[in-house]
Predicted 3D model of RNase P RNA and transfer RNA as a complex of 458 nucleotides.

RNA sequence: GGAGCCGGCCGGGCGGCCGCGGCCCUCCUCGCGGGGGUCGAGGAAAGUCCGGACUCCACAGGGCAGGACGCUGGUGAAAGUGCCAGGCGGGGCGACCCGCGGAAAGUGCAACAGAGAGCAGACAGCCCCGGAGCUCGCUCCGAGGUGAUGGUGAAACGGUGAGGUAAGAGCUCACCAGCGCAUCGGGUGAUCGGUGCGGCUAGGCAAACCCCGUCCGGAGCAAGACCAAGCAGGAGGCACGGGUGGCCCGCCCCCUCGGCCGUAGGGCCGGGACCGCCUCCGGGUAGGUCGCACGAGGCGAGCGGCAACGCUCGUCCCAGAUGGAUGGUCGCCCCCGGGGCUUUUUUGGCUCCGGGACAGAAUCCGGCUUAUAGGCCGGCUCCACGA
RNA sequence: GCGGGCGUAGCUCAAUGGUAGAGCCUCAGUUUUCCAAACUGAAAACGCGGGUUCGAUACCCGCCGCCCGCU
Numbered sequence: 001g002g003a004g005c006c007g008g009c010c011g012g013g014c015g016g017c018c019g020c021g022g023c024c025c026u027c028c029u030c031g032c033g034g035g036g037g038u039c040g041a042g043g044a045a046a047g048u049c050c051g052g053a054c055u056c057c058a059c060a061g062g063g064c065a066g067g068a069c070g071c072u073g074g075u076g077a078a079a080g081u082g083c084c085a086g087g088c089g090g091g092g093c094g095a096c097c098c099g100c101g102g103a104a105a106g107u108g109c110a111a112c113a114g115a116g117a118g119c120a121g122a123c124a125g126c127c128c129c130g131g132a133g134c135u136c137g138c139u140c141c142g143a144g145g146u147g148a149u150g151g152u153g154a155a156a157c158g159g160u161g162a163g164g165u166a167a168g169a170g171c172u173c174a175c176c177a178g179c180g181c182a183u184c185g186g187g188u189g190a191u192c193g194g195u196g197c198g199g200c201u202a203g204g205c206a207a208a209c210c211c212c213g214u215c216c217g218g219a220g221c222a223a224g225a226c227c228a229a230g231c232a233g234g235a236g237g238c239a240c241g242g243g244u245g246g247c248c249c250g251c252c253c254c255c256u257c258g259g260c261c262g263u264a265g266g267g268c269c270g271g272g273a274c275c276g277c278c279u280c281c282g283g284g285u286a287g288g289u290c291g292c293a294c295g296a297g298g299c300g301a302g303c304g305g306c307a308a309c310g311c312u313c314g315u316c317c318c319a320g321a322u323g324g325a326u327g328g329u330c331g332c333c334c335c336c337g338g339g340g341c342u343u344u345u346u347u348g349g350c351u352c353c354g355g356g357a358c359a360g361a362a363u364c365c366g367g368c369u370u371a372u373a374g375g376c377c378g379g380c381u382c383c384a385c386g387a
Numbered sequence: 388g389c390g391g392g393c394g395u396a397g398c399u400c401a402a403u404g405g406u407a408g409a410g411c412c413u414c415a416g417u418u419u420u421c422c423a424a425a426c427u428g429a430a431a432a433c434g435c436g437g438g439u440u441c442g443a444u445a446c447c448c449g450c451c452g453c454c455c456g457c458u
Base pairs, nucleotide, nucleotide: 001383002382003381004380005379006378007377008376009375010374012333013332014331015330016329017328018327020040021039022038023037024036025035026034027033042358046369047368049367050366051365052364053363054220055219056218057217066216067215068214069213070212071086072085073084074083075082087100088099089098090097091096101211102210106209107208108205109204123150124149125146126145127144129142130141131140132139133138134137158176159175160174161173162172163171177201179198180197181196182195183194184193185192186191224290225289226288227287233281234280235279236278237277238276242254243253255272256271257270258269259268260267261266297316298315299314300313301312302311303310304309334356335355336354337353338352339351340350341349342348388457389456390455391454392453393452394451397411398410399409400408405441413429414428415427416426417425434450435449436448437447438446
């Protein structure tokens, strides 16, 4: 100098003017008023994929079904793809990255190609035997043996060597790889290293069914709690001198009381009560208040731990709307891209234009995932060159 | 806030993990004087990115888009 790997952080700054929401103080002409102070989005507030806090409902205990997860130890309130440290396997020259129960419990799947695809398979090839032919070491026919060779495939039933054989074959042996059992040592453990025995080999897929182990009651702040007024309805008390029609009143009819008229049936005039009043209860929705902003909180220091993290001390208070505030504009600076001028060229300087992302709280918190212009910092690896 | 389903050719739909098909549409040819119909043929797709697997439209995970339900 180039090419990379991993981790952490920022994500515009200052000022003027005009606005918005919460809280506090204050003034008056008390109103949906004025003034002042203070606070006011994020690393993801997003997706709602996991896990909790909180609240209500249900519940003797347990199981089935269903779902999720799966190496070991730790961490954390809990948790799945969390986090830290480690183990094993795979990839990369390397920094580093990716993966993780069980396939010797059972069922199932494997297109095409290929002779044969699951405890498989004789197509070619090789070998022996019998028969035939002839140019006499080959060909043909028949009956067998053989997984050493070829070819197919993603995958063909341990590898190398020797013995053995008609040719071969774990058929036998030695070494290696791998498996099971027993055992010794290191480690908390996953597991690593060793010894002995066994049988010679056990294929892949469980993000196929499944088996084993662990966990899971349901709903969600529109949870839920409280308040005032009112409605339907209900209970009690007081008052009351009857009925009927009309929703009720008015009005009308019957009834009843008094008076008058009439021989009588009856008629006319006036009045009456019912119609109510009070107290208490009263679910839900709509309205208001709370839940709701002090929290598994932030920052700094010390200590313990490899680390994640934990403990102690100090310090700070940091959005809370409810049709939903946190914005707009101007100036200067900063960053990026492009053009022009200057400079012998580069670096640089001046100037003009354009751009500065993703997005945006709604009960809160811990993770994950996804989006993100432009930058900053730290650690490490490989290559080339120079000393 | 809590849940469910779907995405395949221009359109509507299929397809056990094994070469993605059908109908309509489009284009070309045959037939006809011409058009239509008919016949023959062609073009055209698994929403995107990873993973599991020998192999993925399908199985798993994450995004994107659309539709629906409950309160």
Annotation:
Rfam match: Bacterial RNase P class A. Rfam links the family to the GO terms tRNA processing, dimeric ribonuclease P complex and ribonuclease P activity.